[in-house]
RNA sequence: GAUUUAUAAAGAAGAAGGGAGAGAACAGGCUCUGUGAACUUCUAGCAACCAGUUGUAGAACCAGGUGCUAAAUCCUGCCUAAAAUUAUUUAGGGCAUAUAAAUU
Repeated sequence: GAUUUAUAAAGAAGAAGGGAGAGAACAGGCUCUGUGAACUUCUAGCAACCAGUUGUAGAACCAGGUGCUAAAUCCUGCCUAAAAUUAUUUAGGGCAUAUAAAUU
C1' cells in the first nucleotide's frame, strides 16, 4: 500500500520551540489563525478497538499497544424519498476519509 469487519452528532489542553498558514485530496461554502497556523518536544487529559483481570455469558474493571484532545468526519458534492417551488430544507443510503483489529 491492498482487502475485510467495526466505529465516526459523545469526550478531552496547557507550556516551550517555531513563524504563516490550517481545517485529508479536488471544487464550492464556512471557519480557525501574529491575542501566534502547520510542525516538533514535554506535561496533562479523553476514549476504550486490541491486550490483561474477573465472569458460563451479557458485561464490569484496568490502562500495557494504538488512537485522539476547534466546529457533526466543519458542511456540501452521487442516489432515493418527502416538503418546498426553482433559493433550498429534512431523512435515509452510497462514495471518500480517519482510527482500530485481522489478513495479505